[in-house]
Context: one part of a larger RNA
Molecule: small-subunit ribosomal RNA, 5' domain
Organism: Lactobacillus helveticus
RNA sequence: GGACGAACGCUGGCGGCGUGCCUAAUACAUGCAAGUCGAGCGAGCAGAACCAGCAGAUUUACUUCGGUAAUGACGCUGGGGACGCGAGCGGCGGAUGGGUGAGUAACACGUGGGGAACCUGCCCCAUAGUCUGGGAUACCACUUGGAAACAGGUGCUAAUACCGGAUAAUAAAGCAGAUCGCAUGAUCAGCUUAUAAAAGGCGGCGUAAGCUGUCGCUAUGGGAUGGCCCCGCGGUGCAUUAGCUAGUUGGUAAGGUAACGGCUUACCAAGGCAAUGAUGCAUAGCCGAGUUGAGAGACUGAACGGCCACAUUGGGACUGAGACACGGCCCAAACUCCUACGGGAGGCAGCAGUAGGGAAUCUUCCACAAUGGACGCAAGUCUGAUGGAGCAACGCCGCGUGAGUGAAGAAGGUUUUCGGAUCGUAAAGCUCUGUUGUUGGUGAAGAAGGAUAGAGGUAGUAACUGGCCUUUAUUUGACGGUAAUCAACCAGAAAGUCACGGCUAACUACGUGCCAGCAGCCGCGGUAAUACGUAGGUGGCAAGCGUUGUCC
Numbered sequence: 001g002g003a004c005g006a007a008c009g010c011u012g013g014c015g016g017c018g019u020g021c022c023u024a025a026u027a028c029a030u031g032c033a034a035g036u037c038g039a040g041c042g043a044g045c046a047g048a049a050c051c052a053g054c055a056g057a058u059u060u061a062c063u064u065c066g067g068u069a070a071u072g073a074c075g076c077u078g079g080g081g082a083c084g085c086g087a088g089c090g091g092c093g094g095a096u097g098g099g100u101g102a103g104u105a106a107c108a109c110g111u112g113g114g115g116a117a118c119c120u121g122c123c124c125c126a127u128a129g130u131c132u133g134g135g136a137u138a139c140c141a142c143u144u145g146g147a148a149a150c151a152g153g154u155g156c157u158a159a160u161a162c163c164g165g166a167u168a169a170u171a172a173a174g175c176a177g178a179u180c181g182c183a184u185g186a187u188c189a190g191c192u193u194a195u196a197a198a199a200g201g202c203g204g205c206g207u208a209a210g211c212u213g214u215c216g217c218u219a220u221g222g223g224a225u226g227g228c229c230c231c232g233c234g235g236u237g238c239a240u241u242a243g244c245u246a247g248u249u250g251g252u253a254a255g256g257u258a259a260c261g262g263c264u265u266a267c268c269a270a271g272g273c274a275a276u277g278a279u280g281c282a283u284a285g286c287c288g289a290g291u292u293g294a295g296a297g298a299c300u301g302a303a304c305g306g307c308c309a310c311a312u313u314g315g316g317a318c319u320g321a322g323a324c325a326c327g328g329c330c331c332a333a334a335c336u337c338c339u340a341c342g343g344g345a346g347g348c349a350g351c352a353g354u355a356g357g358g359a360a361u362c363u364u365c366c367a368c369a370a371u372g373g374a375c376g377c378a379a380g381u382c383u384g385a386u387g388g389a390g391c392a393a394c395g396c397c398g399c400g401u402g403a404g405u406g407a408a409g410a411a412g413g414u415u416u417u418c419g420g421a422u423c424g425u426a427a428a429g430c431u432c433u434g435u436u437g438u439u440g441g442u443g444a445a446g447a448a449g450g451a452u453a454g455a456g457g458u459a460g461u462a463a464c465u466g467g468c469c470u471u472u473a474u475u476u477g478a479c480g481g482u483a484a485u486c487a488a489c490c491a492g493a494a495a496g497u498c499a500c501g502g503c504u505a506a507c508u509a510c511g512u513g514c515c516a517g518c519a520g521c522c523g524c525g526g527u528a529a530u531a532c533g534u535a536g537g538u539g540g541c542a543a544g545c546g547u548u549g550u551c552c
Base pairs, nucleotide, nucleotide: 001552002551003550004549006548007547008546009545010544013399014398015397016396017395018394019392020391021357026355027354028353030352031351032350035092036091037090040089041088044085045084050079051078052077053076054075059070060069061068062067099310100309101308109234110233111232112231113230114229115228118227119226123223124222125221126220127219128218129217130216131165132164133163134162140155141154142153143152144151145150172193173192174191175190177188178187179186180185200215201214202213203212204211205210236282237281238280243273244272245271248270249269250268251267252266253265254264255263285307286306287305288304289300290299291298292297312333313332314331315330316329335346336345337344338343363389365388366387367386371385372383373382374381375380402432403431404430405429412423413422414421415420437489438488439487440486441485442484446479450475451474452473453472454471455470456469457468458467496541497540498539499538500537501522502521503520507536508535509534510533511532517524518523
C1' cells in the first nucleotide's frame, strides 16, 4: 500500500447493486416451511335446475253478484340429482428443494482412467399384449378398555388395493455350437423348461355387437438422466509419536449384495504395512475459486456453483426405483412438557422469531404475478424454494451539500516588531440553476401462457368426438401507483473526521512545567514545548474519517 461476512470512537443527505451469528452442532415459546389426485374406490355431508302432489295470494273473463272458468307468486311434501366438501382405502411425491460444517487426514475431495463386476421410478424410441376368475379389508354400524395418546372385538362393503388361472419373449435357467477378445470372458444364432398384466378411468359414434380418441397398466430391447464400485496421481503439523496389525495378509468353499471384494463365515497357509514416515496424537469439510504479489509464491475456503457428511446423542432396520430417511418408524440415553401416576408427547444445523453466549450480525413482512418443483387429463392446489419489500454506511459504485460575479480587502477571530499580516472572493450583496428535496399529475417493462367465447387448418379414424397448429375478442402483477417522466416551488433541508517534530503533506499563540500527558519507530515534557492540552491557521481523505484485529 491492498483486502475484510469485520468490530469500536466521532459523524451522517440520497440512490443502485451486493452482503449480514465468524462465538454455543447451546436450549427453544408461537406461526408457517409437503402435499396432491373425486378422470382409481365405496360410503357420507350438502343440495341447484327440473318433475309430481297439496294448499292457494294475485290478476283476467263471464255473472242470476251467490259464484264459475282460467292464471298460478310465496310456501309444504315426495322425487331428482348438477356444482361442490372432505375423513378413509388406493396411487404418486414426502430420498428433490432448504439448512449446517459437528465429524472426517478418508478414494472424503480434485483430476485422469476403468466397470468384460453393476442398478436406474418418472422421460424418449421400438416391438408385443391388456384374456379369465376369486377372497378379503379400511371407512361405516354396534361395542370393550383407557384421563389421554391410542388399542381391541363383532358385523357390512368397493377399487388402478390383494391373490389365482390362461397366453407369452431377443429377458431368466439348462444343453450343445460359431466368431472375437484385455485374464475372469464378450457377441450371435438353435433346442428344452418355468415365469406377466389394470376384465382400468374419462370421452365420441352406435339400438346392440362393436369401432375409435386419450390417460394409464404389463413384458422385452435400446437411449437419456441419476447413482454405485475400483484404480493412478495431488493437497498437513508433530519423530519430544518407531514400530503397527488375528479378519490381520493371501488361498479354497459357502453365504450375502444391484455388483466386485475378508463384505461375512468355516477351513488352510503366515503373511501384510513401515524412515519414500506405518501407527499414534493434534488440527481440518474438499474443490471451482477469493485476497495479495511483477511473478514465483503465501494465506483463505463467507456469499455464488459442484461434491461429501450430519439432522438432540448413540444404534437399528422397514418401505421404496432410490434412504438406513432433517419436518418417517423402532430401541437406548440426556433434556423439556402433559398426566387421573397406570402412561404418554417433543426435537428450528428450514423461514421468521426468543433466551443465552459474544466486540458483533436483520422482519414473528408480501406474493405464488414470474422462474422452478410435487400432484393432477386439465382447471388448479401446495411451495418461508423462489420473486420481492423491510432493517443495518457492513461493502462497492454513482450523485449532492450549489454556480457565476463580487475589495469598502467589511465586521469578527487569531497574531503582531503595533506599521501590519492572515482567515479571504471567503462572507454579505447582485444574477442564475434545480441534480437531490417537497407537492401534484401521467405511469411502465417484467405476461409467456392458461381459461372462456368464436373462426380456420392438419395427421389419424369408416366417421365423429378428442389431439395438435394458426387466428380474433375478453381476462392474469406480489413488487407498486414502484421505476421512469412532466409541471410548480425554494439556495432553501444536507460535512465531517484525522493529522500538522522526522519518517510524512501540513505552524503559530497561550496554558502546563519530567507534572498532566503523547507515542507506530526514533522519541517529546524538568519555565519561551512547531511532539502534552486548548485556540487560530494549514494539510489529507470525504458521507465518511480514524483506531483495533487478521491476511498478503